[in-house]
Context: one part of a larger RNA
């Protein structure tokens, strides 16, 4: 992992509840007990205690179809109308383990010191080598001691190192040889040493050179049994079929926030029964202060200008006064402008009420049963945040949740569209039609040259004689623009400055005047300064457009990410972009044909996606009763591998073969009554 078997809403009581069935009914009903019958189970009867109902109100006395409050003959509250009760059966509640499995723990009584900790008693063990304390002796030495040397001596939680005890480091081992080891290495090794045997201390207790260590592979409270099916607002699991309806993730409260109560939303039964409620549209009539807008209409905010109360600074004066101002600035005026907690104003929607039409039972009430009370994405209106988030919090809507199908390359919630079943029929939606890929290498007119782009999200500020289109303003056959040819002069090297300054370092200017077709006291390059080149300007040549500016379309640079790349790919100059048109493809949509169920009640009708959940109808298993006046079976039961038929399905019937002894039908009844899951239990492979 698979197979087989087992494996989870049960049982009792209670009261209560309300549906259904039955008995009796203003009544209903007996319990224990007793009697009779019976082998027993049980049946029949008695017993009328008790219980429920037939009257309520009040705290009560009490009164009573009323009563309480109260001064009340007022008002108000609760009643006065409405049949109950007993039993059975399914739904629910309560008490019990109460759908099943699952703690860590708590308590009680016991069992453990053959492991290990410490202690007591009594024994045992420690190769070999080294060092050489005290003391003593002798000698030296001293007044005597002291002291020194040499011997002797043999101390030490002394030294090295076996046994023994330990366990430092590394490697191996890690389903091991081993539930702690092996190898090498290392510490102690006469001591607070090691060790045998016997004995002691026991669970909130022991023991502990103290690590919460050890206390039998178990220790921040051992193990065994019991209380015990502890409790678990938690996790997991919870078993056949078909049909109808179908949620919620919200409000309030909560030692409450992943739980629960009430309400909301779902379902079933009943009432109501079209004169009514809901929904849609129209008309009429209302309330309102949002969007917008506005502010010499308030409260505040606020820019520029004019004016300038007042203040600051300066000048002046003995002082007052006075004068000035690149300063601040009240108020007023002109213009501009902001606001969720501003409003002189003020919509659209939405909301209330009335009437009408349409739609069709959707509405409302009573009662039984729930689930939900973690929601999420998207669009719009907002708060918060960074006008960040697949963020967070509200409101309105929608979808996912609980929704399959088509498109979007893929992709819960984006687009299209709501799947009863079948069909080798048709039409469409979104989206597509070169190939992958079903359908246009469609038509018409433009744009783009960047592989831009290839469909939305993947880009900006800013930059540029890219290119197309539309305006506006200049110049232009009295010849523009560009090119070419020629001129571009004179006073003058203007004056000043300067070493120099001659159009061209810089400063000044009435930058003037002359000759001219035209020519600046000079546009740029250049020189030390000149020179030189060039421009403005003019003529000629040429012969038709040319220059500026504003807007729009498509492109261009800006353009940077970590493993090669890509529009889904191939690829494409359209098979890209824009506008218009006609075909076609394309879904479980719609239509057609056939079929099923439900609701209705004639019609050519409507409905049938579905999680939690409610309701309905059935299939199967085991056992029991009755019936078949007594079913089947060794001429082959149950069970099994197949095959055929029937049923929407759970399943049923028949039969070859196998098997070898029991089994079934109909109608009821009762349950140890259906397995894929619980890291389920046991067995097998």
């Nucleotide at each position: 992992a698979c197979c087989u078997a087992c494996g989870a809403g049960u049982u009792a009581c209670u009261c209560u509840u309300g549906c259904c069935u039955g008995g009796c009914a203003a009544g209903g009903u007996u319990a224990a007990g007793c009697g009779c019958a019976a082998a027993g189970a049980u049946g029949c009867g008695c017993c009328c205690a008790g219980c429920c109902g037939c009257a309520g109100c009040g705290a009560a006395a009490g009164c009573g179809a009323g009563u309480c409050u109260u001064c009340a003959c007022a008002g108000g509250g609760c009643g006065u109308u409405c049949a109950g009760u007993c039993a059975g059966c399914a739904g629910g509640a309560g008490u019990a383990g109460a759908c099943g499995c699952g703690a860590a723990a708590c308590c009680a009584a016991g069992u453990g010191a053959u492991c290990u900790a410490c202690c007591c008693u009594u024994g045992g063990g420690c190769a070999g080598g080294u060092u050489g304390a005290a003391g003593u002796a002798u000698u030296g030495g001293u007044a005597a001691c002291a002291c020194a040397a040499u011997a002797u001596g043999g101390a030490g939680g002394a030294c090295c190192g076996c046994a023994c005890c330990g366990g430092u480091a590394a490697a191996c081992g890690u389903u091991g040889a081993a539930a702690a080891g092996u190898u090498u290495u290392c510490g102690g090794a006469u001591g607070a040493c090691c060790u045998g045997a016997g004995g002691g201390u026991a669970g909130g207790g022991g023991u502990g050179a103290a690590a919460g260590g050890c206390u039998a592979a178990u220790c921040a409270a051992a193990c065994u049994u019991g209380g015990a099916g502890a409790u678990a607002g938690c996790u997991c699991g919870u078993a056949c079929u078909c049909c109808c309806c179908g949620a919620a993730a919200u409000g309030c409260a909560u030692u409450u926030a992943g739980g629960u109560g009430c309400a909301g939303c779902c379902u079933c039964g009943g009432a109501c029964g079209a004169a009514g409620a809901g929904c849609u549209u129209g008309c009429a009539u209302g309330a309102g202060g949002u969007a917008g807008a506005g502010c010499u209409a308030c409260u505040g905010a606020u820019u520029g200008g004019a004016u300038g109360c007042g203040a600051g600074g300066g000048c002046u004066u003995c002082g007052c006064c006075g004068c000035c101002u690149a300063u601040c600035a009240a108020g007023u005026c002109c213009a501009g402008c902001c606001a969720a907690a501003c409003u002189c104003c003020g919509a659209a929607u939405g909301c209330g009420u009335g009437c009408a039409a349409g739609u069709g039972c959707u509405a409302u009430c009573c009662g039984g049963g729930a689930g939900u009370g973690a929601g999420g994405g998207c669009g719009c209106g907002g708060g918060u945040g960074c006008u960040a988030a697949g963020g967070u919090c509200c409101g309105c809507g929608u979808c996912c949740g609980a929704g399959a199908g088509a498109g979007g390359a893929a992709c819960a919630a984006c687009u299209c569209a709501g799947a009863c079943c079948a069909c080798c029929g048709g039409c469409u939606a979104a989206g597509g039609u070169c190939c992958c890929g079903a359908a246009a290498u469609a038509u018409a007119u433009g744009c783009u040259c960047a592989g831009u782009u290839g469909c939305a999200a993947u880009u900006a500020a800013c930059g540029a004689a890219g290119u197309c289109c539309c305006g506006c303003c200049g110049c232009u056959u009295u010849g523009a623009c560009a090119g070419c040819u020629a001129g571009g002069a004179u006073g003058u090297u203007g004056g000043c400055u300067u070493g120099g300054a001659a159009g061209c370092a810089g400063c000044c200017a009435u930058u003037c005047a002359u000759u001219u077709a035209a020519a600046g006291a000079g546009u740029g390059c250049g020189u030390a300064a000149c020179a030189g080149c060039u421009c403005a300007c003019u003529a000629g040549u040429c012969g038709a457009g040319u220059g500026g500016u504003g807007g729009g379309g498509c492109g261009u640079g800006g353009a940077u990410a970590a493993u090669a790349a890509u529009c889904g790919g191939g690829c494409a100059u359209a098979a890209g972009c824009a506008u218009a048109u006609u075909a076609c493809c394309g879904a479980a949509g719609c239509c057609g044909u056939g079929g099923a169920a439900c609701c209705a009640a004639u019609a050519u009708g409507g409905u049938u996606g579905g999680u939690a959940g409610g309701g309905g109808a059935g299939c199967a298993u085991u056992c029991c009763a009755u019936c078949a006046u007594g079913g089947c079976g060794u001429u082959g039961a149950a069970g099994g591998c197949g095959c055929g038929c029937c049923g929407c399905g759970a399943g049923g019937c028949g039969u070859u073969c196998u098997g070898g002894a029991g089994c079934g039908g109909a109608u009821g009844g009762a349950a140890a009554a259906g397995c894929a899951a619980a890291u389920g239990u046991a067995g097998g492979u």
The prediction has a mean pLDDT of 80. A computed fold for a 685-nucleotide part of an RNA from Proteiniphilum sp. X52, annotated as large-subunit ribosomal RNA, domain II. Lineage of the source: Bacteria > Pseudomonadati > Bacteroidota > Dysgonomonadaceae > Proteiniphilum. It was read from a public genome assembly.